[in-house]
Context: one part of a larger RNA
């Protein structure tokens, strides 16, 4: 781990409420008690003490359908003006109690321990072996004596080593161990503050401690044992059989509140309002200042320019004045352009009224019962945060929670779509239709050569990939592109320079001349020439060539931690784009049957309509076991209980039969009472 058996909302109460039943009713009802019956439980009478109700309002005294407040005849505040209520049973909530079950760490009292271990007291016991050689002391030597040397003798020490002995430094090994602290190596101490027997003292907020919060019997920042005690536990687990109906919340507001509660919201179940109500659309009528939009319409905030006070600079004068100003700038004009806390306008939702239509009780009051007040994620509007975050905090919506099925490989929320049951039936949604893998190697045009892409993501920028539709320019009077020849002269243009000659640098009406054409010169070069090209120009070929913005798909930028990939295999389409036509697809939708539930309708068993995911939760109907009354059966021609088969008028919980076993009691059927149902609680005990 299994298994078998126990294992949790019970009982009490003349306590409160609510429903249902019955009895009697402006009343209801008894309680001790006593009598009488029975063998007893108990039953039938009797018992009006007493309780509720039939009137309230004041603090009260009191008054009283009114009374309190108040000077009030005022006004205000709990009542009356209606009709039910009690008693007794069940039942659903609450209280008082251990109150569904286990669970503490603590606290209080009384007691028991120093046979473990710490100290101490009284008494004993023990320390191979080796080594060092203190004081003292003789002895010679030496001193004036003393001092002091040497030599011996001596045996000293929390001395030296090292074994019993006590200890526990290192490493390993053990780790369900040989052991709930060891083995082994290897270490310290070993005449001392030593080690160790017996025997006796200290005791629990107490003791002892060379002091670690240690040790006080495998227990210790407060020992065991019992009792208070079923201590408290807003916390954690766990809390047993079935089917039907309906179904939610994580929000508000307050809390020593924040993971608890309270009162609202939201769910349920009765009742009760048949007139209205809610919800939808359409219309029309409104309020409001948001997106947006604008700003010579305000507030602030701003761009460039004019125009122009004020300022600062310059100039001028002794001083005032004056004059200029690519300097700062206030209003003001032109321009441009910004706001959550600006608005001369200003939607769309959504929001109130009214009215048709639709829908039909969904609304709405009243009472029992609750859960629930940790919420999340997508999508839109925002605040905060970095327009960071699977962040965080609002609204408004969908979903998940509480929701299965199909698709996204694979996934709580994404797309499609809400599962009463059966079926080898059909048709479709999101998605797909080469193969894994149902269904197209479907059509019809195009585009990509990057496996780009085929299902996350990728910028700025860079580029004669390529496709495609524009503007423009030369071009059969030959463009472009290549090849042939030319590209001269004044002149080395002035100047500058050490040189400066087309080509360091400055100038410049960079001029003129032969020309087909040729710059006072595009670059390369040289110290400076020189020499190589260029634009320019003919010839030769023979048809298109450039330039400029746009656009599609494709390149470069690119780069992450186990080995790599679209899911995978692959694929040039089976990648992208466009448009069409068939298929596959799911618990949807149809088709056939069956089951239920509400609701209407006839009508008492049928039809018709709608419905039949669920977690907390809240109603309804059953099944099983255990015993009690009444009733009615079975059993030694086999009861129960176990093991197997079959089966069902059953939707389940379960029920019937039968066989084998067993070897004595055990069922139906109406009724009533419970120790009434187990997978879980690191449950319990017991077996394996």
């Nucleotide at each position: 781990g299994c298994c078998u058996a126990c294992g949790a909302g019970u009982u009490a109460c003349u306590c409160c409420u609510c429903u249902c039943u019955a009895g009697c009713a402006a009343g209801a009802u008894u309680a001790a008690u006593c009598a009488c019956g029975u063998a007893a439980a108990c039953g039938u009478g009797a018992g009006u003490a007493g309780u509720c109700g039939a009137a309230g309002c004041g603090a009260a005294a009191g008054c009283a359908a009114g009374u309190c407040u108040g000077a009030a005849u005022a006004g205000g505040g709990c009542g009356a003006c209606a009709g039910a209520g009690u008693u007794a049973g069940a039942g659903g909530g609450g209280g008082u109690a251990g109150a569904c079950g286990c669970g503490a760490a603590a606290c209080u009292c009384a007691g028991u321990g120093a046979u473990c271990u710490a100290c101490c007291c009284a008494u004993g016991a023990c320390c191979a072996g080796g080594u060092u050689g203190a004081a003292g002391a003789a002895a010679u030597g030496g001193u004036a004596a003393c001092a002091c040397a040497u030599u011996u003798u001596g045996g000293a020490g929390g001395a030296c080593c090292g074994a019993a002995c006590c200890a526990g430094u290192u490493g390993a090994c053990g780790u369900u161990g040989a052991a709930a602290a060891g083995u082994c190596u290897u270490u310290g101490g070993a005449u001392g503050a030593g080690u160790u027997g017996u025997g006796g003292g200290u005791a629990g907020g107490g003791g002892u401690g060379a002091a670690a919060g240690g040790c006080u019997a495998a227990u210790c920042a407060a020992a065991c044992u019992g009792a208070g005690a079923g201590a408290u536990a807003g916390c954690u687990c766990g809390u047993a059989c079935u089917c039907c109906c309906c179904g939610a919340a994580a929000u508000g507001u307050a809390u020593u509140u924040a993971g608890g509660u309270a009162c609202a919201g939201c769910c349920u179940c009765g009742u009760g309002u048949u007139a209205a109500a809610g919800u939808g659309u359409u219309a029309u009528a409104g309020a409001g200042g948001u997106a947006g939009a604008g700003c010579u319409a305000c507030u602030g905030a701003u761009u460039g320019g004019g125009c122009u006070a004020g300022g600062g600079g310059g100039c001028u004068u002794c001083a005032c004045c004056g004059c200029c100003u690519a300097c700062c700038a206030a209003a003001c004009c032109c321009u441009g352009a910004c706001a959550a806390a600006c608005u001369c306008c200003g939607a769309a939702u959504g929001c109130u009224a009214u009215a048709a239509c639709a829908u039909g009780u969904u609304u709405c009051a009243c009472g029992g019962g609750a859960g629930u007040g940790a919420g999340g994620c997508g999508u839109u509007g925002g605040g905060u945060g970095c327009u960071a975050a699977g962040g965080u905090c609002c609204a408004a919506u969908g979903c998940c929670g509480a929701g299965a099925g199909g698709g996204a490989a694979a996934g709580a929320a994404c797309c499609c779509g809400g599962a009463c049951c059966a079926u080898c039936a059909g048709c479709u949604a999101a998605g797909g239709u080469c193969c894994c893998c149902a269904a197209a190697u479907g059509u019809g045009u195009g585009u990509u050569a990057a496996g780009u892409u085929g299902u996350a993501c990728u910028a700025a920028c860079g580029a004669g990939g390529u496709c495609c539709a524009a503007u423009u320019g030369c071009u059969u009077u030959g463009a472009c592109a290549g090849c042939u020849a030319g590209g001269a002269u004044g002149u080395u243009g002035g100047c500058u320079u050490g040189g400066a000659a087309g080509c360091a640098g400055c100038c410049a009406u960079u001029c003129a001349u032969u020309u087909a054409a040729a710059g006072a010169g595009u670059g390369c070069g040289u110290a400076a020439c020189a020499g190589c090209u260029c634009a320019c120009u003919a010839g030769u070929c023979g048809a298109g060539c450039g330039a400029u913005a746009g656009g599609g798909c494709a390149u470069g930028g690119a780069u992450g931690a186990u080995a790599a990939u679209c899911g995978g295999g692959c694929a040039u389409a089976a990648a992208c784009a466009c448009a069409c036509u068939a298929c596959c697809g799911a618990a949807g939708c149809u088709a056939u049957g069956g089951a239920a539930u509400u609701g209407a309708a006839u009508u008492u068993a049928u039809u018709c309509a709608a419905u039949u995911g669920g977690u907390a939760g809240g109603g309804g109907a059953g099944c099983a076991u255990u015993c009690u009354a009444g009733u009615u059966g079975c059993a030694u021609u086999g009861a129960a209980g176990c093991a197997g088969u079959a089966g069902c008028g059953g939707c389940a919980a379960g029920c019937u039969a039968u066989u084998g076993u067993g070897g004595a009691g055990c069922g139906g059927c109406u009724a009533g009472a419970a120790a009434a149902g187990c997978a879980a609680a690191u449950g319990u005990a017991g077996g394996c």